RNA sequence: GAAGGGGCCUCUGGAGAAUCCCGCUCAGCGGGUGCCGAAGGGGCAAGGCGCACGUCCACCAUCGACGUGUAGCUGAAACUCUCAGGCAAAAGGACAGAGCAAAGCAU
Numbered sequence: 001g002a003a004g005g006g007g008c009c010u011c012u013g014g015a016g017a018a019u020c021c022c023g024c025u026c027a028g029c030g031g032g033u034g035c036c037g038a039a040g041g042g043g044c045a046a047g048g049c050g051c052a053c054g055u056c057c058a059c060c061a062u063c064g065a066c067g068u069g070u071a072g073c074u075g076a077a078a079c080u081c082u083c084a085g086g087c088a089a090a091a092g093g094a095c096a097g098a099g100c101a102a103a104g105c106a107u
C1' cells in the first nucleotide's frame, strides 16, 4: 500500500401483544387490570482458569502430566426475565438482502 472482515450510513423486507376499563377541572390529564418480546438491559450450561486431594517421574522435593472434587472467577443465544420498551395506523424494530448513480440505443 492492497485484499478481506467489521462499524457507521442509504435503500428494501421485517413479527408479537387491549383502537382495553374507570374518573376528571375532558381536543388533555390521572388511575387500574391484562398481555407481548425482535430497540436497549439483566440471568445462566458445557467448557476453561484457579484451588484441594491423589497418582506418575524422582532418594526427598520442585516442575510437568493425568485423574477426582469444587466455595471462587470466566462463560452464548432468537433460551430466559420482563427493568426498559411496546400492545389500531404511523413511528420504532432483533435480524436479513443489496450498496456507485443517471440517461440513450439495441435485443
Base pairs, nucleotide, nucleotide: 009099010098011097012096013095018033020032021031022030023029024028034087035086036085040083041081042080043079047074048073049072050070051069052068053067054066055065056064